[in-house]
Context: one part of a larger RNA
RNA sequence: CUCAGGCGAGGGAACUCGGCAAAUUAGCCCCGUAACUUUGGAAUAAGGGGUGCCUGAAGCUCUAGCUUUGCUGGGGCGACAGGUCGCAGUGACAAGGGGGAGGCGACUGUUUAAUAAAAACAUAGGGGACCGCUAGCCCGAAAGGGUUUGCACGGUCCUUGAAUUCUGGCCAGUGGCGGUACCUUAAAAUCGGGUUCAACCGAUCGAAGGGCCGCUAAACGCCGGGAGUAACUCUGACUCUCUUAAGGUAGCCAAAUGCCUUGUCGGGUAAGUUCCGACGUGCAUGAAUGGAUCAACGACCCCCCCGCUGUCCCCGCCUGGGGCCCGGUGAACCCACAACCUGGACGAACAGUCCAGGAUCUUCCAGCGGGGCGAGAAGUCCCCGUGGAGUUUUACUGCAACUUGUCGCUGGAUUGUGAUUGCGGGUACAGAGCGUAGGUGGGAGCCGUCGAGGUCGACCUCUUCGGGGGUCGAUGGAGGCGCCAAUGUAACACCACCUAUCUGUGAUUACAGUUCUAACUGGACCAAAAGUCCGAGACAACGGCAGGCAGGCAGUUCGGCUGGGGCGGCACCCCCUUGAAAAGAUAUCAAGGGGGCCCAAAGCUCGACUCAUCCGGGACAGGAACCCGGAGUAGAGGGCAAGACCAAAAGUCGGGUUGACUGGAUCCUCAUCAGCAAGGGAUCCAGAGGCGAAAGCCGGGUCUAGCGAUCAUUCAUGUCCCCAUUGUUGGGGGCUGGAUGUGACAGAAAAAUUACCCCGGGAGUAAUUGGCUCGUCUCCUCUGAGAGUCCCCAUCGACGAGGAGGAUUGGUUCUCCGUCGUCGUCCCUUCCCAUCCUGGGUCCGCAGCAGGACCCAAGGGCGCGGCUGUUCGCCGAUCAAAGGGGAAUGCGAGAUGGGUUUAGACCGUCGCGAGACAGGUCGGACUCUACCUGCUGGAAGUGCUGGUCGCCUGAGGGGAAGGCGCCCCUAGUACGAGAGGAACGGGGUAUCGUAACCUCUAGUUUACCGGUUGUCCGACAGGGCAAUGCCGGGCAGCCACGUUGUCGAGGAUAAGGGCUGAAAGCAUCUAAGCCCGAAGCCUCUCCCGAAAAUAGGCGGCCAAUCCUUUCCAAGGGACUCGGCAACGAGCCCCAGGAACGGACGAGAGCUCUCAUCGAAGAUGAGGUUGAUGGAGCAGGAGUGUACGCAUCAAGACUUCGGUCGAGAUGUUUAGCUCGCUGCCCCCAAUCGCUCAAGG
Repeated sequence: CUCAGGCGAGGGAACUCGGCAAAUUAGCCCCGUAACUUUGGAAUAAGGGGUGCCUGAAGCUCUAGCUUUGCUGGGGCGACAGGUCGCAGUGACAAGGGGGAGGCGACUGUUUAAUAAAAACAUAGGGGACCGCUAGCCCGAAAGGGUUUGCACGGUCCUUGAAUUCUGGCCAGUGGCGGUACCUUAAAAUCGGGUUCAACCGAUCGAAGGGCCGCUAAACGCCGGGAGUAACUCUGACUCUCUUAAGGUAGCCAAAUGCCUUGUCGGGUAAGUUCCGACGUGCAUGAAUGGAUCAACGACCCCCCCGCUGUCCCCGCCUGGGGCCCGGUGAACCCACAACCUGGACGAACAGUCCAGGAUCUUCCAGCGGGGCGAGAAGUCCCCGUGGAGUUUUACUGCAACUUGUCGCUGGAUUGUGAUUGCGGGUACAGAGCGUAGGUGGGAGCCGUCGAGGUCGACCUCUUCGGGGGUCGAUGGAGGCGCCAAUGUAACACCACCUAUCUGUGAUUACAGUUCUAACUGGACCAAAAGUCCGAGACAACGGCAGGCAGGCAGUUCGGCUGGGGCGGCACCCCCUUGAAAAGAUAUCAAGGGGGCCCAAAGCUCGACUCAUCCGGGACAGGAACCCGGAGUAGAGGGCAAGACCAAAAGUCGGGUUGACUGGAUCCUCAUCAGCAAGGGAUCCAGAGGCGAAAGCCGGGUCUAGCGAUCAUUCAUGUCCCCAUUGUUGGGGGCUGGAUGUGACAGAAAAAUUACCCCGGGAGUAAUUGGCUCGUCUCCUCUGAGAGUCCCCAUCGACGAGGAGGAUUGGUUCUCCGUCGUCGUCCCUUCCCAUCCUGGGUCCGCAGCAGGACCCAAGGGCGCGGCUGUUCGCCGAUCAAAGGGGAAUGCGAGAUGGGUUUAGACCGUCGCGAGACAGGUCGGACUCUACCUGCUGGAAGUGCUGGUCGCCUGAGGGGAAGGCGCCCCUAGUACGAGAGGAACGGGGUAUCGUAACCUCUAGUUUACCGGUUGUCCGACAGGGCAAUGCCGGGCAGCCACGUUGUCGAGGAUAAGGGCUGAAAGCAUCUAAGCCCGAAGCCUCUCCCGAAAAUAGGCGGCCAAUCCUUUCCAAGGGACUCGGCAACGAGCCCCAGGAACGGACGAGAGCUCUCAUCGAAGAUGAGGUUGAUGGAGCAGGAGUGUACGCAUCAAGACUUCGGUCGAGAUGUUUAGCUCGCUGCCCCCAAUCGCUCAAGG
């Protein structure tokens, strides 16, 4: 320090988003208990009192035995009475804090396993839709299954959400349901065309659906505007008008819904963006998308009050687990290099690495968390991708399902209606004509006793109303008709054929209906494949084809540019001017404008003419117009933008015409500089033409805009080509040229939403910081119109002008999207000054007091509350004052998480919907063991020219160690008419800050003492556990709420005031010189500080050595041997050098006893020549009178001997205890070990 606990003086929510957390309360008995209410509740409401132990005991109850209306015993509950102890009697444990309003939801319940428990879901209750069982709904490809072995008092689906009170208007839109004369309408069918057939074409028929007509809102949904008007004003019952499908009714409201908005008023508070009650001007309330109200209920949300408290003022102490030290074991994250700080602004615009300056011996330990744009995770916001997915829908394209028609499975009978057709029969009148002549052809005969003509009656039928035809019956008995003639366009008998129409009959077929049973099928029986019975029945079911409907399901799409994206716009294809910088080309969501046509003449050609405007004259009633004359380079006109161009024309008028031609080639442009399509333009050749006398001109418009691929569809031209074929109608394809169009204009077939989202990328691109800029902002200056009685400048200062800052808001898009955590608050630090206070001054429209403006000055201070998440702001009470800003809008590896900004949910508004909203509202995961650096502390080593022990100096650094108020004297003085009312200087006393301390006061005190509950150790005594069990006290220590200190002076200055004094004979504070002058600067004062590398000074002590071994050797000397000698070899001694080891050694360390010290190290005390610690004893202190014994005690029992008894008194100022003080060598510091300079 952290985690978990204990306690807390005084205050008592001042904390905070918010009483979060904690504390309070608590069991049982008795008393007592409000508003409101659905009469059940609310209610343990609230608020009071009691509670132990001992003794006795009414009453109740259980039970044993016996000699049983009872007696003798045992157990439990126990009113009540008396006694008795403590601070405290549910003594520990266990065990509701309470109340008053509001919002939402009726309630109990359910939910996002792992961030949301809710107002969301559910619910009982209300309403609607479908459904008569082979039902409806659901699962399944089907078989089959569920609801259900249930049957409308049932089931499924939708909606609302107890009860109470209500539930208004609108059917225009969308949907649902119903109807439908007519329109539209598929396949099939039928008919016609198609040379016979097929494809194909046309027509007929015609279902559902749609059109059309109705109904339906507890279906989806919707529910206006403008004027005028009452005798103060205001308002508008009233009136007018536009408009709609209808114009929001009852209610309710700044609400979970109100932007403006902290609406206004009232209440509560010292102070109320919240809260409660009202108002209603309702951005954008409102009636089962339910409106309003509401008792009870809620780990819901909001406000207030009481109690309570360490939430806070303001923190302190204590306990335990970690942390720290020792022993054992032993990870992970992470790791370019790494030795800093400040400033700069170089730099990708916030640097350990660049520049400048400064600082810097090496290492370790404990901490802190400023930096390492710390770690973690290829940013979840934003944009992009011709990336993905979920969802929606009147996106596009489809598919189930459903529905309708038709065909198959699929048969019999019959009725009606229609179509076609065979057969029989009838009818067919202009007028004329005997007569009611359908048409054409043949034709001279035909019919008749098998009954002709005629007459009568009945019936049927046609009719042009004159009549005709037919059948039957009766009568009758031999002719009748035609040719011919006449009339007429046409001549009749008879035969054949045809047209139209009617009728009878038959066949085929269609539609509608009825009926049957044998396919198929439901049920029953059955073990059942079979079968029987009861239903149903050619329907249904199933299958093929076809129409309708079809986010139920599937696939896919959901343009581009863009000072981010979206919204807006089109700068997306063309034309003109400027920009454009005198070749050409040239960008911006740059400035100014146009095009997506028009014209049969406004084209071609030939000829003629001259415009606009002005002047003069004429005509005229008058005249700008009409006529004449003149001037007239263009000031007109040229279809349309602008520019260019044009006068015997490119303009105006007239004549003739169609060159607004066909085919081919080349070039230019589009498109500077590679390539490039469509489009546009120019020239030439050939052909056929127009105009002109001709030269010639003419392939549209004086030029620059007026435009469009492949595929597909379609058209045109041609005695064209290809495919199938022996051939052909027809079909398909081709060559050439048009049209239909892609305007996102080199041309996909295409809607939304995502906060449930995902992936790949982007600092190419936004939101935060930073950079640049500074319009905006803040501040300053200049000028000085004016205000100020006069007077610009005591003060204020217009219109203007110039700057500074880089706190506002913008602009920009430079950094960061393989991640720089975002508002506010808390904690904590530092800096700036444009100074709020305190200090020093100058001026005043400064008498004094008070004040205004300005200059110097950043040492210190600048606080507490109410509201809100707020910064800000408003408000309250204080104050000397309650300053403005920076530090990544300082600070989330420091905290918080109220706001914003994930997932849940509600309201309003928008949207058909999924959903959306800088609109409101409730709820909602904040990770990290610190490597480097930095900082705060603590150590070790090296260096400082031998070592060591002490004492100093003070370069340098740090602090604010102090700031400020009030009172009194001066003095009721100066000043002032008065009212009022100073100062210099001095004294006192608070407060804020700060440092130290514990005598007092207070806290703590898990050392200690005592009381007491439950339980256990058999009782006593003494203890264990229950938070130290709880409670009452409490020394030392630590501490604040306590105590003490915190003075002044000097030096140099700022603004300013002066002296002397020139330049400039004066004047002048200044130029030379000199004197003053502030809380500010420096010093005296306090702390750190020889690592201050210029590494300091003084003093004490120690050392300037000794020895062994080995080696080196260029020294000196002696000796032995060899040699004649020089000399050589060997050995010894002295001296020298090196290495290892040892001795001595000032001093230091370790082991040891410790504390005034302490995380480890360090520091300090002691170590037998000793009081260092322990034990003991004494003193002092705490608690509060021990155990045992004796005496007493309310009473009760008694065999009368005595027994039980909470407790009291005495022994006893006792007992127990002590981190304090002292005494005392009883115990332990015994004995020892190591290092250390030595030239």
Molecule: large-subunit ribosomal RNA, half B
Organism: Candidatus Bathyarchaeia archaeon